[in-house]
RNA sequence: CGCCGAGUCCUGCUCCCACGACCGGGCCCUACCCGCAGGAGCAGGAGCGGGGGACCCACCUUCGGGCGACACCGGCAGCACGUCGUCCUCGGGGUGAAGCCGCCUCACAGCGGCCGGGCCACCUCACGGUCCGAACCCGACAGCUCACCUCGCAGGCGUCGUCGAG
Repeated sequence: CGCCGAGUCCUGCUCCCACGACCGGGCCCUACCCGCAGGAGCAGGAGCGGGGGACCCACCUUCGGGCGACACCGGCAGCACGUCGUCCUCGGGGUGAAGCCGCCUCACAGCGGCCGGGCCACCUCACGGUCCGAACCCGACAGCUCACCUCGCAGGCGUCGUCGAG
């Protein structure tokens, strides 16, 4: 300087910093050397992004498992089954492009089709090329949704094709 991504900016206070801070490189570390001038924390705000949440509309295919306590309990049979707390994930749901179908396998993996996403350096489109289609979270539960409530502002990287159209 640029890319994916919502993941940026401003104000105030405190602290560190040209006796070189934070960070990057030299070398695996310390010391040391080189480069860079602002950096960290807290509070508030702007902006961007997400979740919950009426009427109307849609749906009306509900009921999961373990443990504990409470409630209930004259007896037998059948069906259905309560409240609170806590743990779990197969049901369901959320962020995200990260899905569907088929073949194959015990399964995973693999292959193919459809579909979704990124990049190719002024922006958009077209052509072409190339790569990705993960991961995590909620915890039996949530459709949409005005008002309203609430959360996040991380992390990871290094591209430079084309006769063109606007």